Transfer RNA from an uncultured archaeon, 75 nucleotides, folded computationally.

RNA sequence: GCCCGGGUAGCUCAGCCUGGAUAGAGCAUUAGCCUUCUAAGCUAAGGGUCGCAGGUUCAAAUCCUGUCCCGGGCG
Numbered sequence: 001g002c003c004c005g006g007g008u009a010g011c012u013c014a015g016c017c018u019g020g021a022u023a024g025a026g027c028a029u030u031a032g033c034c035u036u037c038u039a040a041g042c043u044a045a046g047g048g049u050c051g052c053a054g055g056u057u058c059a060a061a062u063c064c065u066g067u068c069c070c071g072g073g074c075g
Base pairs, nucleotide, nucleotide: 001074002073003072004071005070006069007068010027011026012025013024020058029045030044031043032042033041051067052066053065054064055063
């Protein structure tokens, strides 16, 4: 230098191919219930500019372009 995969909640990830109504799950955190107490269990809540910038579109996590970071391959 070229090619491939990844970046979405504090952590691990799904969703992306085939654009659509308020962006999700598990764990963690907080509160409540339960319990003599704790743990476990049950319920609820908070937490996101979907790596960044731009473009297309009525509408972008999703399509296009550029760019940054991580991992791998080729030379």
It matches the Rfam family "tRNA". Rfam classes the family as a transfer RNA.